[in-house]
RNA sequence: UUCUUAUCAAGAACGGCGAAGGGAACAGGCCCGUAGAUGCCGUAGCAACCGAUCUUUUAAUUAUGCAGAUGUCAGGUGCUAAGUCCUGCCUCCGCUUUAACGGAGGAAAGAUGAGAU
Numbered sequence: 001u002u003c004u005u006a007u008c009a010a011g012a013a014c015g016g017c018g019a020a021g022g023g024a025a026c027a028g029g030c031c032c033g034u035a036g037a038u039g040c041c042g043u044a045g046c047a048a049c050c051g052a053u054c055u056u057u058u059a060a061u062u063a064u065g066c067a068g069a070u071g072u073c074a075g076g077u078g079c080u081a082a083g084u085c086c087u088g089c090c091u092c093c094g095c096u097u098u099a100a101c102g103g104a105g106g107a108a109a110g111a112u113g114a115g116a117u
Stems, first nucleotide, its partner, number of pairs: 002116007013043005021032003026088004044080003049076002051073003054068002084109001089106006
C1' cells in the first nucleotide's frame, strides 16, 4: 500500500510549545478559532478491539477451538467538541405539487482494532 472482518447514538481534560486557520477529500450546510483553535509534547483520563486471567462445555491429538459471566486486570493499540458534526447515492414510509421537507433501512467513503499481503 492493498484485501478480509468486527465496531462506529456511550465515555473521557488540563498544562506547555506554537501560530492562523481548522472540523479526512470534493460540494453544500453548520460549527470550532487571536478569550489562541487545528497540530506537536507532557501528564491525567476514557474505553475494552487485541492481550492476560477465571469458569463451563464440546471434540479429542492434551494443546487448541467454540461459548459464557455485557466477569477481573490494563501489557499492545486507540480515543478524550459536535452521531464518523450533518447532508450527498439507492429503496421504503409519512406528507405532498413526481418537488421540497421529515422518518426508517441500505450502499459508498472514512476512522479504529484484529488477521493477511

SAM riboswitch aptamer (S box leader) from a Bacteroidota bacterium, 117 nucleotides, folded computationally. The organism belongs to Bacteroidota, within Bacteria. It matches the Rfam family "SAM riboswitch aptamer (S box leader)". Its family is annotated with regulation of gene expression in the Gene Ontology.